[in-house]
């Protein structure tokens, strides 16, 4: 400088004006504060919480695989080993078991999985040898089934909990005889009407809702993941879903100008990972080439 590896960060800014959502402050007018994301996304794994379920144990299904280790858990992660790739910096790995038992091997080749074929040979499957192929008789593949270890109960905030309307239905009481029922009256009944009551369940309503296995920074063990101290710390909570529009300026690219561009995307119980999407940079270690001194 050109070409890469690995890790790690930003994700256009300020201001006005006008509006949504929330908490505090006012009697009201209003006033003041705060308002996505690194992936909020796939919903793949893994946990917390929540209801239900749950004598014991086998089976079955399901998921996982080297060896240690972190962890609230884990298919996550860190260390090493082993096997592959790369000039390397690195990166990949679907790395238990084939004498328990089955099942499979393309092309090629006479012949392909159970012992037989094929030439020679010998008294005898008695001996020798066999060009193809990944493999020729002893073996591969477990990413075929199967065995081995571990490990797993279902359902998912529309989990649950409180609060409660109208309407129609339900139980009680209680009026009226409104009006019906047995040939008439009476009283009781029953059924209807008219009133109160009282309990379930809708509709709305509040919790569960954001304090947190929380974030930064420092020290300490630790190789490393991660642990643990001590200081600091407003940091979204909406429910059909707020988190916006619009102007000025300024920064970055793109273009001679004019002027366009500024990405992927949008919380919905909450956390820990994986995945996958992503304009255009920026910083830290290294690696390979060339070049100058």
């Nucleotide at each position: 400088u050109c070409a890469g590896a690995u890790g790690g960060g930003c994700a256009g800014g300020a201001c006005a004006u006008a509006g949504c959502u929330g908490a505090c402050c006012g009697c009201a007018a209003g006033g003041c504060c705060a308002g996505a994301g690194g992936a909020a996304a796939g919903u793949c794994c893994g946990g917390a919480c929540a209801c239900c379920g749950u004598g014991g144990g086998a089976c079955a299904g399901c998921a996982u695989a080297g060896c240690g280790g972190c962890u609230a858990a884990c298919g996550g992660c860190c260390g090493c080993g082993c096997g592959g790739g790369g000039c390397g910096a690195c990166c990949c790995g679907a790395c238990g078991a084939u004498c328990a038992g089955a099942g499979c091997a393309a092309c090629a080749g006479a012949g392909a999985c159970g012992a037989g074929c094929c030439g020679g040979u010998u008294a005898a499957g008695u001996c020798c040898g066999g060009u193809u192929g990944a493999a020729a008789c002893g073996g591969g593949c477990a990413a075929u089934c199967u065995c081995u270890a571990u490990g797993c109960g279902g359902u998912g905030c529309a989990a649950c909990u409180u609060c409660a309307a109208a309407u129609a239905g339900g139980c009680c009481c209680c009026c009226u005889u409104u009006a019906a029922c047995a040939g008439u009256c009476c009283c009781a009944g029953u059924u209807u009407g008219g009133g109160g009551g009282c309990g379930g369940g809708u509709a709305g309503a509040a919790g569960g809702c954001u304090u947190c296995a929380g974030c930064u920074u420092u020290g300490c063990a630790g190789u490393a993941a991660u642990g643990u101290a001590a200081a600091g710390u407003u940091u979204a909570g909406a429910u059909u879903a707020a988190u916006u529009a619009u102007g000025u300026c300024c920064a970055c690219c793109a273009g001679a100008a004019a002027u366009g561009g500024u990405a992927c995307a949008g919380a919905a119980u909450c956390c820990g990972g994986c995945u996958u999407a992503u304009c255009g940079c920026c910083c830290a270690u290294c690696u390979g080439a060339g070049c100058u001194u």
Background
Predicted 3D model of a 293-nucleotide RNA (Bacterial RNase P class A) from an Alphaproteobacteria bacterium.